[in-house]
Context: one part of a larger RNA
RNA sequence: GGCUUAUGGUGGAUGACUUGGAGCAACGGGCCGAAGAAGGGCGUGGUAAGACUACGAUAAGCCUCGGUGAGCCGUCUAACAGGCAUAGCCGGGGAUUCCCGAAUGGGGAAACCUGUACCGGUGUUGAGUCGGUACGCCCUGAUUUAUCAGGGGGGUAAGCAGGGGAACUGAAACAUCUAAGUACCCUGAGGAAAUUAAAUCAACCGAGAUUCCCUGAGUAGUGGCGAACGAAACGGGAAUAGCCCAAAUCUCUAUGACUUAGUGGCCCGAGGGCCUAUGUCACAGAGAGGUUGUAGGAGACAUCAGAGAAAACCUCGGAAUUCUCAAGGAGUUACAAAAUUUAUUUCUAGUCGAAGGUCCCUGGGAAGGGCAGCCGCAGAGGGUGAGAGCCCCGUAGACGAAAGAAAUGAAACUCCUGAUGUUAACCUGAGUACCAUGGGACACGAGAAAUCCUGUGGGAAGCUGGGGGGACCACCCUCCAAGGCUAAAUACCUUUUGCUACCGAUAGUGAACAAGUACCGUGAGGGAAAGUUGAAAAGAACCCCGGGAGGGGAGUGAAAUAGACCUGAAACCAUGAGCCU
Numbered sequence: 001g002g003c004u005u006a007u008g009g010u011g012g013a014u015g016a017c018u019u020g021g022a023g024c025a026a027c028g029g030g031c032c033g034a035a036g037a038a039g040g041g042c043g044u045g046g047u048a049a050g051a052c053u054a055c056g057a058u059a060a061g062c063c064u065c066g067g068u069g070a071g072c073c074g075u076c077u078a079a080c081a082g083g084c085a086u087a088g089c090c091g092g093g094g095a096u097u098c099c100c101g102a103a104u105g106g107g108g109a110a111a112c113c114u115g116u117a118c119c120g121g122u123g124u125u126g127a128g129u130c131g132g133u134a135c136g137c138c139c140u141g142a143u144u145u146a147u148c149a150g151g152g153g154g155g156u157a158a159g160c161a162g163g164g165g166a167a168c169u170g171a172a173a174c175a176u177c178u179a180a181g182u183a184c185c186c187u188g189a190g191g192a193a194a195u196u197a198a199a200u201c202a203a204c205c206g207a208g209a210u211u212c213c214c215u216g217a218g219u220a221g222u223g224g225c226g227a228a229c230g231a232a233a234c235g236g237g238a239a240u241a242g243c244c245c246a247a248a249u250c251u252c253u254a255u256g257a258c259u260u261a262g263u264g265g266c267c268c269g270a271g272g273g274c275c276u277a278u279g280u281c282a283c284a285g286a287g288a289g290g291u292u293g294u295a296g297g298a299g300a301c302a303u304c305a306g307a308g309a310a311a312a313c314c315u316c317g318g319a320a321u322u323c324u325c326a327a328g329g330a331g332u333u334a335c336a337a338a339a340u341u342u343a344u345u346u347c348u349a350g351u352c353g354a355a356g357g358u359c360c361c362u363g364g365g366a367a368g369g370g371c372a373g374c375c376g377c378a379g380a381g382g383g384u385g386a387g388a389g390c391c392c393c394g395u396a397g398a399c400g401a402a403a404g405a406a407a408u409g410a411a412a413c414u415c416c417u418g419a420u421g422u423u424a425a426c427c428u429g430a431g432u433a434c435c436a437u438g439g440g441a442c443a444c445g446a447g448a449a450a451u452c453c454u455g456u457g458g459g460a461a462g463c464u465g466g467g468g469g470g471a472c473c474a475c476c477c478u479c480c481a482a483g484g485c486u487a488a489a490u491a492c493c494u495u496u497u498g499c500u501a502c503c504g505a506u507a508g509u510g511a512a513c514a515a516g517u518a519c520c521g522u523g524a525g526g527g528a529a530a531g532u533u534g535a536a537a538a539g540a541a542c543c544c545c546g547g548g549a550g551g552g553g554a555g556u557g558a559a560a561u562a563g564a565c566c567u568g569a570a571a572c573c574a575u576g577a578g579c580c581u
Stems, first nucleotide, its partner, number of pairs: 001580009015566001016532002020503002022500005028494003031155002039100003042056003046080002050076003062094007071084003105114003115135008137152007160188005170177001174224001200207002211238004221229002242485003245429001249288005255282004264275003267318006293463001295428003299423006306325005327417005340411009350399003357371001359370003373390002375379001381393003434458008444470001465480005519526002539565001542553004
């Protein structure tokens, strides 16, 4: 020096555990904000320096209404002092809520500085100081035109719509193409958003708004026909819901113009009377009317249809013109809209809840083994000194709300309501449809390229009308554009509950611990490590060595090689012994 072996040290693998994560399912919930949000700063505790939580100068809290309740003064965090117990804790409602922050009187290097007007407290009623209210910008409306009222502003994980919009990459290079209308940026809205009531599909049969899923189907197609992209209808399901304007016509109002009754008007017919606007036209506003494609509506006429009342030149005759009631129907998410009462259910605290032994054995400890019992609509699960249906919490089952919220129903309330036929040719969305050209979207790359959107230039018909059926034409079929609204089924997030051939501390969230912390970076940003004594601190009084650290006794404990800690592998180090050199 090496090898072997034993005992230790070091180290923290492994095993066991779980406070934390992950995923799925069901039910429920989903915007907050000038009444000052989200997010922060600074404070608030008897001893409180720090971290978390809670709260805001009324500061780990105040008031009130319920529930629970014999203990309580949050956690790391024990102890002392002092208290409260009509406390404390949980839930509903309310009060307070410093400063910054959209931040909004002005300023500003966020959490700071500093005004003006009025009011109040204090102050020799002076200066000052303290407190309250108002004072930002933009939009809309109103009127009294310089004031008032209302709204906006900012935040927001994911989802959604719109406006913009890459490249790497793939094509084994690369340019059309792809990646991809993706990433990213901007705007906007909501608990969902968007879409939506056929100028749709289909195929000569028919369907009947939209959305989502399955299928059709990797099909038909597109494509330097390369790479690649990639439908639709039918069919099966989820969920279902339909409506309102514009216009024609009538009435009223305002403005302007025209007209001297021959033409027009005064509800209709006849006779009389009247009108210079009580007429006509134009434009605007309000109300009624009306909303579709086997066309529909307006106007006119005819027939039928509950009751009553009323009138605007006079007489006679007529008339559903208007209002009220009745009858019928509908309704608060669209289709008009508001406040209220009541019932039920659910949510936001909770409550009750069966049945074992002072037997024996082992053990530190019984829930284990033995004995002989009991409950079960409860033998899910967790805890208790090892493995408990009957010890504790629970579980099956049953019950519960003063207050707030939601859903459903009812009442009340509110709103709506002629029908049929004929005629006639008044209305039915215009710089629109469409065309040319340049682009874009459609699975479809200009292609035979329909369809949809659009820059530029042209530019209809108007119901005897118009669009579509994948160039185009005919026939046929089908639908009615150029206005608007609309729940659900769907996406995402999440409370609560439950579950898992999910993880078990290098795993599972980055984070089981004062984790988006410490730390790094000018900044955007990056971003850890770190769990375990024991059943119970019973956390080692006292003695000895030592300056201490540490150790030796003693003691506790089942165990101390469980002593600041479970187990405690290997590498590595040390010591003893054996062997070899």